RNA sequence: ACGGGCCGGCAGACGGUCGCGUCGCCCGCUUCGGCGGGUGCCGAGGAACGUCCGGGCUCCACAGAGCAGGGCGGUGGGUAACACCCACCCGGAGUGAUCCGCGAGAAAGUGCAACAGAGAGCAGACCGCCGCGCGCAAGCGCGGUAAGGGUGAAACGGUGGUGUAAGAGACCACCAGGCGCCCGAGUGAUCGGGUGCGCUGGGUAAACCUCGCCCGGAGCAAGGUCAGACAGACGCCUAUGAGGUUGCUCGCCUCGGCGUCGGGUGGACCGCUAGAGGGCUGCGGUGACGCAGUCCCGAGAGAGAUGACCGUCGAAGGUGCCUCGUGCACUGGAACAGAACCCGGCGUAUCGCCGGCCCGUUUGC
Repeated sequence: ACGGGCCGGCAGACGGUCGCGUCGCCCGCUUCGGCGGGUGCCGAGGAACGUCCGGGCUCCACAGAGCAGGGCGGUGGGUAACACCCACCCGGAGUGAUCCGCGAGAAAGUGCAACAGAGAGCAGACCGCCGCGCGCAAGCGCGGUAAGGGUGAAACGGUGGUGUAAGAGACCACCAGGCGCCCGAGUGAUCGGGUGCGCUGGGUAAACCUCGCCCGGAGCAAGGUCAGACAGACGCCUAUGAGGUUGCUCGCCUCGGCGUCGGGUGGACCGCUAGAGGGCUGCGGUGACGCAGUCCCGAGAGAGAUGACCGUCGAAGGUGCCUCGUGCACUGGAACAGAACCCGGCGUAUCGCCGGCCCGUUUGC
């Protein structure tokens, strides 16, 4: 210099004009509930998103245990908790930095597997090889075999030898794997070594299943407070009553007053944002993280506001010029998106830019 890996950060800036939302103050109006105007402060994100996982909080349920159902799954740690994070182990990819794995059990049982192929799970004999019989011969029949060929993603360890009619862990040596036992290292997953057994017993559990661990339900539209109205309930008063019709009486029609309680919906308020919060420094730890000190924190609705225009500056990119550089001029002009109880994660979207560490190739000193 070029290419690559990992981690962290930013995600237009400033000013002006107009506008939107909450709140404070002032003025005006008011049916006293508010409404209008002015003014001041403040007013989205790294993902506010998806609502996938884990918690806080709230209400309901609950003696304890089990069944059912769901989730998780190498080991050790972090955390309020997790399916997240860190470190390590194993397996795979890469020259490497590093990345990937939904990492228990397939030697308990059941199930499943297209096509090809003779045969696909206590397998199998198409070609071949060997023996016997038949035949003049080509070949045919019966039997043995699984070394060689062929099919397949996969064919029941590999190489060499002994053996045999031909062959085969049938037997032997070495190699690979498995299981049992022993020794050593490690908290552990696991790793290293020794020894015995010819044991060679494919895949799939995000199929049933088995083992271990965890899990009560609903969610801020949770839940609570207040005031008034209505249905209704109860108590007291009343039928010799009250109201309507009519000029009046009769007649006819209707049933009331007060008090207490009062479900749900709607209204107002609380819950509501200072919290498992953030920055810096120090200490402990490989690290995730923890502890201490100090400083900082002005959205919070109604399921609804947070924008537009102008000016200056503006990164990458594009074009041109030369004095080829950390140059000049022109152009260009910002992605994804948007709170609604709050946190911790994961996943997804994103124009681009900046910083740090590391790896590979090449070159110079």
Annotation:
The prediction has a mean pLDDT of 76. Predicted 3D model of a 365-nucleotide RNA (Bacterial RNase P class A) from Diaminobutyricimonas aerilata. The RNAcentral record of the sequence draws on ENA and Rfam. Its Rfam family is "Bacterial RNase P class A". It is annotated as a ribozyme.